A computed fold for an 85-nucleotide RNA from a Deltaproteobacteria bacterium, annotated as c-di-GMP-I riboswitch aptamer. Model confidence (mean pLDDT): 87 of 100.
RNA sequence: GUUAGAAAAGGGCAAACCACUCGAAAGGGUGGGGCGCAAAGCCACUGGCCUAAAUCAUAAAGGACAAGGCGGCAGGGUUGCCUAA
Numbered sequence: 001g002u003u004a005g006a007a008a009a010g011g012g013c014a015a016a017c018c019a020c021u022c023g024a025a026a027g028g029g030u031g032g033g034g035c036g037c038a039a040a041g042c043c044a045c046u047g048g049c050c051u052a053a054a055u056c057a058u059a060a061a062g063g064a065c066a067a068g069g070c071g072g073c074a075g076g077g078u079u080g081c082c083u084a085a
Base pairs, nucleotide, nucleotide: 002085003084004083005082012037013036017032018031019030020029021028022027035072041078042077043076045075046074047073048070049069050068055064056063
């Protein structure tokens, strides 16, 4: 440096759910919690998915739309611990 994660050590992160809180919503933050995770570290770059405030359109009902989100959906970029070959 490359590949891999069977066993091991020290650790790390934290789903559902609950409380408080931010948000129009999706969703986020903090604390509890612990389903899982070897990048479940970081980046919305590509695809995908969610929401639809504003906007557009509409007689209305309803509709379209991301500049809002999801990295614990896939790919890509980038950094990194331990062990083995």